FMN riboswitch aptamer (RFN element), 138 nucleotides, folded computationally. Rfam family: FMN riboswitch aptamer (RFN element). From the family's description: The RFN element is a highly conserved domain that is found frequently in the 5'-untranslated regions of prokaryotic mRNAs that encode for flavin mononucleotide (FMN) biosynthesis and transport proteins. Rfam links the family to the GO term FMN binding. The sequence was found by an Rfam model in a public genome assembly.

């Protein structure tokens, strides 16, 4: 170092005022983004150089592109399987933009409750993965 495999840790963020009997839920004006992946971002380090930069690598960079989880539904004795799952345009750069840049929009399970992304609960759960530590092969 790879590969399988174990143990343990970690693993989701946000509100205020107004009206009103009654609302952190309606109405204003605000905030908030689970995980891999991609990505022309930005920064490191090495080599190379015509000093313009240019290859290597290594962190980093979508909430609306991939693809998962969560939640909800069926089916089971149970591991589990199946299904089901929101939401972006517009203008700029450019050779290329679903990711840059600037605008401007949208979207957010289920219960409970004056209609709920931001309160309470299931939930001291459970998970997508992530990281330390081992083993077992080659």
């Nucleotide at each position: 170092u790879u590969u399988u495999u174990g143990u343990u840790u970690c693993a989701g963020g946000g509100g205020u005022g107004g009206u009103g009997a009654a609302a952190u839920u309606c109405c204003a004006c605000a905030c908030c983004g689970g995980a891999g992946g991609u990505g022309a971002u930005c920064g490191g380090u090495a080599u190379c150089u015509g000093c313009g930069g240019a290859u290597a690598u290594c962190g980093u960079a979508a909430g609306u592109c991939c693809u998962c989880g969560a939640c909800c539904g069926c089916c089971g004795a149970a591991a589990g399987g199946c299904g089901c799952u929101g939401a972006u345009c517009g203008g700029g750069u450019g050779a290329a933009a679903a990711u840059c840049c600037c605008g401007a929009a949208c979207c957010g399970a289920c219960g409970g409750u004056a209609a709920a992304g931001u309160c309470c609960g299931g939930a001291u759960g459970g998970a997508a993965g992530a990281a330390a530590c081992g083993a077992c092969g080659g």